A computed fold for a 74-nucleotide RNA from an uncultured Clostridia bacterium, annotated as transfer RNA. Its Rfam family is "tRNA". About the family: Transfer RNA (tRNA) molecules are approximately 80 nucleotides in length. By type it is a transfer RNA. Gene Ontology term of the family: triplet codon-amino acid adaptor activity.
RNA sequence: GCGUCGUUAGCUCAACUGGAUAGAGUAUUUGGCUUCGAACCAAACGGUUGGGGGUUCGACUCCCUCACGACGCA
Numbered sequence: 001g002c003g004u005c006g007u008u009a010g011c012u013c014a015a016c017u018g019g020a021u022a023g024a025g026u027a028u029u030u031g032g033c034u035u036c037g038a039a040c041c042a043a044a045c046g047g048u049u050g051g052g053g054g055u056u057c058g059a060c061u062c063c064c065u066c067a068c069g070a071c072g073c074a
Stems, first nucleotide, its partner, number of pairs: 001073007010026004019057001028044005050066005
């Protein structure tokens, strides 16, 4: 330098062929339970879907570009 894949909550990951309010686990906080804790149960909190632009009635999803990471080729 070229190619492929990836980037979504603090962390690990979903999200169908472009469609409805972007969810789960975990962590944190609060409550229940308990003699007190742990475990368990319930709830709350937490998102510019890596940045920018484009297509579309509608984009996490498609296209372009940039950044970062992984792998391969030279």